This is a predicted structure of a 108-nucleotide RNA (SAM riboswitch aptamer (S box leader)) from uncultured Flavitalea sp. The model forms 94% of the base pairs in the Rfam consensus. The RNAcentral record of the sequence draws on MGnify. Taxonomically the source falls in Flavitalea (Bacteria, Pseudomonadati, Chitinophagales, Chitinophagaceae). Its Rfam family is "SAM riboswitch aptamer (S box leader)". Rfam 15.1 lists 9,625 matches to the family in 4,158 species.

[in-house]
RNA sequence: CUUAUCAAGAAAGGCAGAGGGACAUGGCCCAAUGAAGCCUUGACAACCUGGCUGGUGUAGCAACCAACUAAGGUGUCAAUUCCAUCACGCAAAAGCGUGAGAGAUAAG
Repeated sequence: CUUAUCAAGAAAGGCAGAGGGACAUGGCCCAAUGAAGCCUUGACAACCUGGCUGGUGUAGCAACCAACUAAGGUGUCAAUUCCAUCACGCAAAAGCGUGAGAGAUAAG
C1' cells in the first nucleotide's frame, strides 16, 4: 500500500504497584475488592496453514466452492473499535440513521 472483517464471543492464578480505556479535545467508564506491564494456565474465534467430507472440474492430477474440525501461525478475552468529533439525511429539540476519516486484526 491492497483486500477482508470490526453489534457476537471468551478469565483465572502469580509477580508488580497507579494508572488504564490508540492519539488530541469533550464525555462516560474501569482501577487499592489492585490499573499498566510481564509470566503461567485456560478460553474465544475461525483470518492463514493443515486435516477430513461432499460438490464442480480434469484423461488423471491440479484448481475452485461449501460444510465440519481446531493440530500449527497470528489475534483476542469490560463497555459497538466505550461514545462523540467530519459529511449527509431525518427530527421542534433531545437525539437517531447512513457514510467517510482514523484505528485494530488477518492475509498478500